Molecule: small-subunit ribosomal RNA
Organism: Bacillota bacterium
RNA sequence: AGAGUUUGAUCCUGGCUCAGGAUGAACGCUAGCUACAGGCUUAACACAUGCAAGUCGAGGGGUAACGAGAGGGAAGCUUGCUUUCCUUGUCGACGACCGGCGGAUGGGUGAGUAACGCGUAUCCAACCUGCCCUUCAGUAAGGGAUAGCCUUUCGAAAGAAAGAAUAAUACCUUAUGUGGUCGUCAGAAGACAUCAGACGACGAUCAAAGAUUUAUCGCUGAAGGAUGGGGAUGCGUCCCAUUAGGCAGUAGGCGGGGUAACGGCCCACCUAACCUACGAUGGGUAGGGGUUCUGAGAGGAAGGUCCCCCACAUUGGAACUGAGACACGGUCCAAACUCCUACGGGAGGCAGCAGUGAGGAAUAUUGGUCAAUGGCCGUAAGGCUGAACCAGCCAAGUAGCGUGCAGGAUGACGGCCCUAUGGGUUGUAAACUGCUUUUAAACGGGGAUAAAGUGAGCCACGUGUGGUUUAUUGCAGGUACCGUUUGAAUAAGGACCGGCUAAUUCCGUGCCAGCAGCCGCGGUAAUACGGAAGGUCCGGGCGUUAUCCGGAUUUAUUGGGUUUAAAGGGAGCGUAGGCGGAGCGUCAAGCCAGCAGUGAAAUGUAGCGGCCCAACCGCUGCACUGCUGUUGGAACUGGCGCCCUUGAGUGCACACGAGGCAUGCGGAAUUUGUGGUGUAGCGGUGAAAUGCUUAGAUAUCACGAAGAACUCCGAUUGCGAAGGCAGCGUGCCGGAGUGCAACUGACGCUGAAGCUCGAAAGUGCGGGUAUCGAACAGGAUUAGAUACCCUGGUAGUCCGCACGGUAAACGAUGGAUGCUCGCUGUGGGCGACAAACAGUCCGCGGCCCAGCGAAAGCGUUAAGCAUCCCACCUGGGGAGUACGCCGGCAACGGUGAAACUCAAAGGAAUUGACGGGGGCCCGCACAAGCGGAGGAACAUGUGGUUUAAUUCGAUGAUACGCGAGGAACCUUACCCGGGCUUGAAUUGCUAAUGAAUGGAUUAGAGAUAUUCCAGCCGCAAGGCAUUAGUGAAGGUGCUGCAUGGUUGUCGUCAGCUCGUGCCGUGAGGUGUCGGCUUAAGUGCCAUAACGAGCGCAACCCUUGUCCAUAGUUGCCAUCAGGUGAAGCUGGGCACUCUGUGGAGACUGCCACCGUAAGGUGUGAGGAAGGUGGGGAUGACGUCAAAUCAGCACGGCCCUUACGUCCGGGGCUACACACGUGUUACAAUGGGUCAUACAGAAGGCAGCUACCGCGCAAGCGGAUGCGAAUCCCGAAAGUGAUCCUCAGUUCGGACUGGGGUCUGCAACCCGACCCCACGAAGCUGGAUUCGCUAGUAAUCGCGCAUCAGCCAUGGCGCGGUGAAUACGUUCCCGGGCCUUGUACACACCGCCCGUCAAGCCAUGAAAGCCGGGGGCGCCUGAAGUCCGUGACCGCAAGGGUCGGCCUAGGGUGAAACCGGUGAUUGGGGCUAAGUCGUAACAAGGUAGCCGUACCGGAAGGUGCGGCUG
Repeated sequence: AGAGUUUGAUCCUGGCUCAGGAUGAACGCUAGCUACAGGCUUAACACAUGCAAGUCGAGGGGUAACGAGAGGGAAGCUUGCUUUCCUUGUCGACGACCGGCGGAUGGGUGAGUAACGCGUAUCCAACCUGCCCUUCAGUAAGGGAUAGCCUUUCGAAAGAAAGAAUAAUACCUUAUGUGGUCGUCAGAAGACAUCAGACGACGAUCAAAGAUUUAUCGCUGAAGGAUGGGGAUGCGUCCCAUUAGGCAGUAGGCGGGGUAACGGCCCACCUAACCUACGAUGGGUAGGGGUUCUGAGAGGAAGGUCCCCCACAUUGGAACUGAGACACGGUCCAAACUCCUACGGGAGGCAGCAGUGAGGAAUAUUGGUCAAUGGCCGUAAGGCUGAACCAGCCAAGUAGCGUGCAGGAUGACGGCCCUAUGGGUUGUAAACUGCUUUUAAACGGGGAUAAAGUGAGCCACGUGUGGUUUAUUGCAGGUACCGUUUGAAUAAGGACCGGCUAAUUCCGUGCCAGCAGCCGCGGUAAUACGGAAGGUCCGGGCGUUAUCCGGAUUUAUUGGGUUUAAAGGGAGCGUAGGCGGAGCGUCAAGCCAGCAGUGAAAUGUAGCGGCCCAACCGCUGCACUGCUGUUGGAACUGGCGCCCUUGAGUGCACACGAGGCAUGCGGAAUUUGUGGUGUAGCGGUGAAAUGCUUAGAUAUCACGAAGAACUCCGAUUGCGAAGGCAGCGUGCCGGAGUGCAACUGACGCUGAAGCUCGAAAGUGCGGGUAUCGAACAGGAUUAGAUACCCUGGUAGUCCGCACGGUAAACGAUGGAUGCUCGCUGUGGGCGACAAACAGUCCGCGGCCCAGCGAAAGCGUUAAGCAUCCCACCUGGGGAGUACGCCGGCAACGGUGAAACUCAAAGGAAUUGACGGGGGCCCGCACAAGCGGAGGAACAUGUGGUUUAAUUCGAUGAUACGCGAGGAACCUUACCCGGGCUUGAAUUGCUAAUGAAUGGAUUAGAGAUAUUCCAGCCGCAAGGCAUUAGUGAAGGUGCUGCAUGGUUGUCGUCAGCUCGUGCCGUGAGGUGUCGGCUUAAGUGCCAUAACGAGCGCAACCCUUGUCCAUAGUUGCCAUCAGGUGAAGCUGGGCACUCUGUGGAGACUGCCACCGUAAGGUGUGAGGAAGGUGGGGAUGACGUCAAAUCAGCACGGCCCUUACGUCCGGGGCUACACACGUGUUACAAUGGGUCAUACAGAAGGCAGCUACCGCGCAAGCGGAUGCGAAUCCCGAAAGUGAUCCUCAGUUCGGACUGGGGUCUGCAACCCGACCCCACGAAGCUGGAUUCGCUAGUAAUCGCGCAUCAGCCAUGGCGCGGUGAAUACGUUCCCGGGCCUUGUACACACCGCCCGUCAAGCCAUGAAAGCCGGGGGCGCCUGAAGUCCGUGACCGCAAGGGUCGGCCUAGGGUGAAACCGGUGAUUGGGGCUAAGUCGUAACAAGGUAGCCGUACCGGAAGGUGCGGCUG
């Protein structure tokens, strides 16, 4: 110090989350020791038991208990001892009592309290103070009671009463008064003063206590001090304004009362004030501070332990005593609760220390000692002290120590994983050897420090201190510490390992189980679940949870923002407030500096020191950022005074404008009325219909009526604060601007509240109503159409008065002032005279520099640089909703949450994709044509169905005559049945055997099994084969979504990229865009790009022309021979042809157009002309496209079977549906006869001439050819003839009969031939396919596979041989550029609302329940105070009764808060529910805002507005 998370990617905004530290913690796993700190955060809930405040006999009367003494009695006896009894307060002492001091400290708790409670500072001339210190003055004379004790009575008890006697340092009277207090006189200082009262004089009044060891302790009055308290004030001290008004002793005064003292503290009277937006009052919450945690700091959060202050002591009230209390372990009363009771009455208060119950996630012992430190009493010894000091329990924190150290490699065994099978890792780890002993255990030492004191004795001086001697005092504790012995002996875990975040592999699981702080993992190869191995981090701990700060500049003072991300108020005027021009002087409030006081200690921090170290503790310094006082300063801010003119305002002059209000006038149009002309339609739409019209419409003419709006001018114009404002005239009112520089002299800016204005829609009342037109009605459209379109039409639209107060009220940009480069257009002034002009001022616009900005963009009209003021924002949703309040006639407006829920929501820009967006271009894409498919029959494939099986795959284009280029068995993967298990095939090793094989026999469906005959090679090594064993097998089983390879498609479309440079924060762009051109990203020009690569083209094959060369099996022009004929023969290589090698075509030439590239031409030439035709060739990529069944391959699965062999069956089924084909429906045809012309390919288990037989398929002979040599009839065509429009001499399905061939075998299930039979079908609906030239169409031939063939399929070959293309509007597909986007799984996208289901939180609600606070009335304890004749007392005083006040109780009305509530409202969430399609593209009617009406729902429509 940052990181993760919105996107395909980017930048930004913005939230969520994490890493750090901390805790009085809790929980999980684990746990050796020591030191120091800590330990009910919850029920201020209830408490059994014990203890926590007593002490003084040197105050007193006394004597219950104990001890001693004395006296007496008794017993035992060792006659002076023991025991025992009685008497005696004589002594030590002392229960209870009187009295004094202390129980107001210490200790606990945080309920209450938002307050002078606390903190800090100041003040008290307005106060008190026991014990303590100092000083002064005293301590005289009397008196009467009363407890205890005794007697009696009542009561269960607690206790009470009566009588009698008695003491004091208890109480009372009198005296004295240094003095105090009060009164009178007098009045000094204090600057002044009515304030203040000194020094004095006089008068009145007020004290005391004794004890004893004779040395002291006490007692009384007064003054001072110290200590402790009381009071007052300034400042500071939480949240809510959905708490805005509060208050009657209230605010003040005069006079009293009361108090230690001031004061409405209390009372009588008078006045009517006082507090409050600088937050009163009310509500909620809370003890405050020193400090603690965190943070760089500023801050934020907290207030446990320790210290200070406050408050409280079961709840509430009250006083008494006292120096001090309204009193934790006192009193009285009331209330609740608990306990005792004889039912009449009583007792109690752990928020003291332990402890118990309860509550809770959770917090300890009914311990020891007064030895130390303190407290109270006492002269003291001493007593008391759950204060305190110690110990016990608890990882609950901080710090320290240990669990060993060194050596030891075959890098052991085992585990785990990977592997190139060598190995790697655990790992020097272990074993083993040596060493050490903190700790542990045992034994011993150590009587440690903490001790100072106290008593007694002595000494010194200053009589209470010091010194010294002696005696004595330790809970912890025989602890700390030290030593000896033993022996590695007694001691390691927790979490994590996908990223953040250090650390990875295997197995299991299979969207299950589970994990998770966020993002997210898990659907068969999970580094994310569970286990293991290994690793990482920390370590006597480690994790989790909770909470706080940090990171978070995410509330921003330091230190944020507001055009579009959340955010500028709709606009103006203006109050308070905030801020404010120039000069001079003055004050010193702010400000700065010095000094002084204070800021308790602890804490913090620096140094030093003490425990072995550290934590911890001690000492010293600093800090404690604050407050106050005082002395200075005077720049700035501020106050005051004077002055100035530039800010602001006024004046005069000029000109300007749809500025406002009122009133008058005008024409065109619309509708309507009347009349005329006129006749059949008009109107309306995409097309129609509703509607109007022969009762005369529409159209047209004339006259009239009404209301509303003002064409052109008109504009990027003008005016206004905004909303807004438009015919013309008049009146009234407002305004900015310019010029002049006369006047005032800072009068200014902003502006919370407040007031005013405020489009459209809407509301009330009254008018008006021509047009348009929500609602509504009808007609269309549609699946529906509560819409878009059409015909009507009411509110409204208009006017007056009033209300309402909202809009995308927008420049989505608050106002004011100053400063900061320019160019350009335009409106209004000035610039003498002007229509011209340098220039200047104020407006309205456009483009741009710097700068700013996330970018888009803004840019003197800032979104730049600064100052001032106001308003507003702080993740999305819930929600501008609910509740409350305010306003309104209502509609509704203003203000304005929370629970819950999500990890995003969002802005700008980028690349794609998409659009029922645009532009350009291409393609048999359309169009123009030709021929088909879809109808029929058949063939074939598929779906479906069926089946034991109908094996599997392919499924829009890109599956369906596809894998299959050939299923009768085989193939074959499927089914049934019968067999085999190292196996049907291949192979290594070992052993045995001599076979294997061939022929035959038997059984069987066959595999197989049985029997017989024949039967090895080699010199050897060995080979071959079988059997047995063993190691490898085998799988057309799954996953094409684990893969390789191959393929289809976009698409033979023209695209796809890279290097360097440049631009951009970046994704990315540029290049590759633009213009022209091309079949082409083909080329040219231009150009922040310059080049390059993969594609295109070319190179390759074939075909078309020519040349050269070579001629056999090809050819035959010439020569010769020869046949029935024939290159048949000699010969030749000219031609054809076959090979090989070349030539040729390049827009090269001409003309025109064009800068060029290039284009055009019935151009020339040429066999061929603009790529000559055809083929091969398929960029980056897309479709998780296809294939695990062609092959290969990871993983999983089967192993007497999911392997393998065999027989049979099936893949050939058949209501049906679809695709691809064949044959047809006929005369451009069919039949018969005759006859002509190919190319390519194949051939030895083959093709076969020729001959014979058969109607034929074919059969039997025979010949040639392993092939330019032999084999291989082309058909359409042509010629002739028949058929004459018909289900036919068309068509041939189906069926019957007879045959041929292949094959082990044609039943399921072959092809072919002959005879016979002769179905549908007469040109095919919607729709759809192919083709642009040697093409379509048509005709035949060949080949592969193959025994044969279901081939009409596929691949080739040649023959004959067309028509049409105006053109690119439309359909489909594609390319480039641009635009919009809420899409990126990319439009087969995204997404809205109702309804239905489940869950969750929440609002309302008849009511019901509870709570705190206040008010009125009634009652009213204790108690203070006041009053009080008869009673008691010598007196002081008491008693009695009455009154005021009040806790509490009762009751009443109202407000507030909370809970619950049948039902009800919306909201949120939830893989696959229903209805539609609103939004995003022109989203198919542009969207959105406000308002009104309507509708299942999204929504629709009207009016006005905005461009997002």